[in-house]
RNA sequence: CGAUAGAGGCGCAGUAACGAUCAGUACCGUACCAAAGACCGCCGGGGUCGUCCGUAUGGCGCGGGAAAGGCAAUACUGCCGAAGGAAGCCGUUUGGCAGGCUGUUUCCUGAUUGCAUAUCGAACAGGUAUGCAAUUGUCAUCACGUGUGAUGGAGUGCUAUCG
Numbered sequence: 001c002g003a004u005a006g007a008g009g010c011g012c013a014g015u016a017a018c019g020a021u022c023a024g025u026a027c028c029g030u031a032c033c034a035a036a037g038a039c040c041g042c043c044g045g046g047g048u049c050g051u052c053c054g055u056a057u058g059g060c061g062c063g064g065g066a067a068a069g070g071c072a073a074u075a076c077u078g079c080c081g082a083a084g085g086a087a088g089c090c091g092u093u094u095g096g097c098a099g100g101c102u103g104u105u106u107c108c109u110g111a112u113u114g115c116a117u118a119u120c121g122a123a124c125a126g127g128u129a130u131g132c133a134a135u136u137g138u139c140a141u142c143a144c145g146u147g148u149g150a151u152g153g154a155g156u157g158c159u160a161u162c163g
Stems, first nucleotide, its partner, number of pairs: 001163006009080001011079006019071001027064004032059003037049004041097003083109007091101003110136011138153007
């Protein structure tokens, strides 16, 4: 230098079915009241429905009544930069912008938990980012009672085997 195999622990990600939540919400029907406008993320344009014999729309009552994303545990699969995130670029969607999705480049994070702030989210669930604290694995240096302590570093790291 290369290859192979491993370790950290409430370990990571994905898939499947079930369940709760979403929610008595959206939506549908019906009755009454109000009503000329209402809606399509934003802009321009455009489109749809309706406009006094007023079921477009809004409110209230009654009847009916979801789903997606996210989530707990279980099973299976792939694994230990597992994975997550930020920015840029190309493509796609559009009339354009925002946003979403795939790919790619650079950079950041060893891991877990708690707290605070912000953001996404229906949510006091959960995710993400930043900061603080604690715990923990690993390596280096130092000390000693040889497995303890202190300080510091980062996963392109660390350990083992082989060439």
Molecule: Lysine riboswitch aptamer
Organism: mouse gut metagenome